[in-house]
Context: one part of a larger RNA
Formats: sequence, structure tokens, C1' cells
RNA sequence: CUGGGCUUAAAGGGUGCGUAGGCGGCUUUGCAAGUUGGGUGUGAAAGCCCUCGGCUCAACCGAGGAAUUGCGCUCAAUACUGCCGAGCUCGAGAGAGACAGAGGUAAGCGGAACUGAUGGUGGAGCGGUGAAAUGCGUUGAUAUCAUCAGGAACACCGGUGGCGAAGGCGGCUUACUGGGUCUUUUCUGACGCUGAGGCACGAAAGCCAGGGGAGCGAACGGGAUUAGAUACCCCGGUAGUCCUGGCCGUAAACGAUGAGCACUGGGUCGUAGUCCCCCUCACAGGAUUUCGGCCGUAGCGAAAGUGUUAAGUGCUCCGCCUGGGGAGUAUGGUCGCAAGGCUGAAACUC
Repeated sequence: CUGGGCUUAAAGGGUGCGUAGGCGGCUUUGCAAGUUGGGUGUGAAAGCCCUCGGCUCAACCGAGGAAUUGCGCUCAAUACUGCCGAGCUCGAGAGAGACAGAGGUAAGCGGAACUGAUGGUGGAGCGGUGAAAUGCGUUGAUAUCAUCAGGAACACCGGUGGCGAAGGCGGCUUACUGGGUCUUUUCUGACGCUGAGGCACGAAAGCCAGGGGAGCGAACGGGAUUAGAUACCCCGGUAGUCCUGGCCGUAAACGAUGAGCACUGGGUCGUAGUCCCCCUCACAGGAUUUCGGCCGUAGCGAAAGUGUUAAGUGCUCCGCCUGGGGAGUAUGGUCGCAAGGCUGAAACUC
């Protein structure tokens, strides 16, 4: 290389957009590059193989054939691929009319709770735990009432509910804005799929600068526990958590399951529409499309399981794997302010 794989054994890139490339619907004209057939040239000899022959046989040697699966030229074929041209509408997109939504960005507003401050009431404890202590409190705490200030998060609704490519998104209002679904089949007419590089987005923590700081809380201090206790429990508490701008680029970034298309029994629940049935309204019922779940047939699977949301049956494209450790280390390169990220071995050893 051929081949085999990637839910859990090694293996799906965190996610999208998209360049090159690969692949690509239906009908048809032409060309004949791929493809197929014929002819011809070449494919040295020797060797291998076949048939004969010569040494008494064989090894060895001689002759003829075959083979040399290739390449060039030429004639022809035109189903498929390709290329040129013409057309089609079911793929894709656009239009029109409806619909749902924590999709995004910005500004403003709200109540509960919490902490602090001031004042009133009150007068000895409070707090905390398995039990305690540290801690707070007669300079009046805890409790309770009133007023003010501040920051962060949004109870109930709330749901195997919704939206988003993923990360993720949840009080209310407004503005701007992305995407989706359904119906119609009005328009374009293959405009498509995937996507090496590339670009963008990307939880938390962390970093830089400037703000902010209620609660919580790495580090740190103290109290306990314990043989010890650099912990679990308790009292405090700094970074941080929040905002603005910039960086980082990782994760059990998980469905541990790449994207797209087609096909292959069902049942049931939810979600957003449309249509039918009904004299009418409502409910129920039926049909159909979207998305989200559960259970299961065949099949698949080592099993667990999966099963129209496939891990079934096929096709296209990308990524990745090849025994464990050494090691995601060393080295080089590259990115980063740094932390570190990406790329990524070998010796040796079992």
C1' cells in the first nucleotide's frame, strides 16, 4: 500500500463560515479526453513457463512457441464519466401570507432577599456545632420597626418545555437585529454537498488597564477534630466572582456518537403550524409537516444497548486510530504579556 476501524476497547476536529480539491438531479445535441474493441510498431538477449531435440540420464545445452498484464501510432464504438451547447423542476435558493421562541446587542425600569449606615423599641445574650470553641455583644449586640445606601442574582410561572452552529441563553419594557417552522407553488433554474489550509465564534479559570465590590469565597489567619489534619466542620477573609476595553483558546467543549442525502414495521407523550370532519360553537376524532422525548420490530452489536433523532441499509466529503509505559514529555517551529496553547518524537522498558 491493500485491508480493518473510531458510543463504552486506540480513534469524531469544541463549533461554524468558507478557499483549493473531491463528489454531484432529470432530458437532449455535438466532441471523443477518460472508457471499450480491432489493427500495427515497440516491449534486447538470457532467465521463468510450454513443446521438441543433443550429451547413456540429469544438471547443463540447442530450437521453436508462449509470456512480457506496458507504452506509442492508427481505425472504430458512444452506454457511462468528462467537455461544449440547449432545455426541465423534484435538489437548492428567492417571493408572498401566517406562527412560536430564556436566539443576539444596547438602554431603561421593578420587587423579594442580603449586607451596611442612621434613628426608635428593648436589655443579655447572640451565633455556631455531632458536641464545642474561636467570633459578635452593656461603647447596647441578636430580635423588631422606620428611613437611606449599595452590589449581585432574578422565587413562583418552569416543564425528559423552548431557542441557538457550538459555547450557551431565564424578572419586565423599548429599540435594533440573526435564524427557524408552516401554507402557497408566484419566480430563479443545479445556483448543490463536503471542506485540507484559512477566517470567525468559543464555559470556567487565568492575564493586562480602568472601574466596582453586597453576598459568596481559592490563598491566608484563627477555632475544633485527630496519633497527626498543611483536609472534611466552624469563625473571619484577600484575589476572584460583577462592569468596560483588550488577551488567553482550553474542558468529561459529551449524545464520550463529524456533516449531507436517500431508503427501511410500529406504539405513545410533548412542541409549533396547516388541512379535513361537524347545520353551528366547543370538545373529541382523523390527515399532514417541524422539532423534542420515551418504548420497542427487523437489522446491527462483544455485550451493555441502539433501533426513521440508527450504532440498520447505501453513497459523497472531511477529521482521526494502529499495544501499555516513557509522554502530550523532549526538541525544533509557531502563537501568547505571562500562565501556557498548537504541532509533536526517540532511546529505554514490559